This is a predicted structure of a 134-nucleotide RNA (FMN riboswitch aptamer (RFN element)) from a soil metagenome.
The RNAcentral record of the sequence draws on MGnify.
[in-house]
């Protein structure tokens, strides 16, 4: 390099004119590393984005002319630094565990909605991290 894979998730009710968004409950956890992880380390996505490279439009200004050179502006595709980016404790075992066992907890991007969202809808039949193969 190529091929293929590569996110789960609100049962049942209460209120109300309307909520899968509030309230009770219910339930779900990408990838690597380590003693087995939503909570520890670091990545991705998703918000945002310098700076740099191609294409293409076109204006200016050098130059007898032609080639050709500078500059700076928009649209398009890629680069991608930096930025924002949620959550854990006590005890047990044990050489080693905030990872396994028990038992309390806690956390969840951005836009939408005649009611406020991890779980609906949407961008995404996409896209990355990486993982098997060859």
């Nucleotide at each position: 390099c190529c091929u293929u894979c590569g996110g789960g998730g609100c049962a049942g009710g209460g209120u109300g004119a309307a909520a899968u968004u509030c309230c009770c409950g219910a339930u779900c956890g990408g990838u690597g590393g380590u003693a087995c992880a939503g909570c520890c380390c670091a990545c991705g996505a998703g918000c945002a984005g310098a700076u740099c490279c191609u294409u293409c439009u076109g204006a200016u200004c050098c130059u007898u002319g032609g080639c050709g050179g500078a500059u700076g502006a928009g649209a398009a595709g890629g680069u991608g630094a930096g930025u924002a980016u949620g959550a854990c404790u006590c005890g047990g075992u044990g050489a080693g565990a905030u990872u396994c066992c028990g038992a309390g907890g806690c956390c969840g991007a951005c836009a939408g909605u005649a009611a406020u969202a991890g779980u609906c809808u949407g961008g995404a039949u996409a896209g990355a991290a990486g993982a098997a193969g060859g």
Its Rfam family is "FMN riboswitch aptamer (RFN element)". About the family: The RFN element is a highly conserved domain that is found frequently in the 5'-untranslated regions of prokaryotic mRNAs that encode for flavin mononucleotide (FMN) biosynthesis and transport proteins.